[in-house]
RNA sequence: CUGAUAUAAAGGCAAACCUGUUGAAAGACAGGGACGCAAAGCCAAGGGUCUAAGGUUUAUCGAUGCGAUGGACUAUGACAGCCGGUUGCCGCA
Repeated sequence: CUGAUAUAAAGGCAAACCUGUUGAAAGACAGGGACGCAAAGCCAAGGGUCUAAGGUUUAUCGAUGCGAUGGACUAUGACAGCCGGUUGCCGCA
């Protein structure tokens, strides 16, 4: 330098759930906790998924060009532990 991800050591991360904070929600953060993970490091400008405050539209009611409630659509909000992209430690050949 290249390759693969079997194995060892040292270590690393931390699902569900609980508590607190935050957010309209999805979710995030901190502490506890371990289901798992060789990229469970990083990237939300590609695909996919979640949410729908605001917006658009529609139905009903009240009512007078407005309000309330419900439905549908919508990301500018999220998820990297869904796929993808990217960087990379030890050991091995």

A computed fold for a 93-nucleotide RNA, annotated as c-di-GMP-I riboswitch aptamer.
Model confidence (mean pLDDT): 81 of 100.
The sequence was found by an Rfam model in a public genome assembly.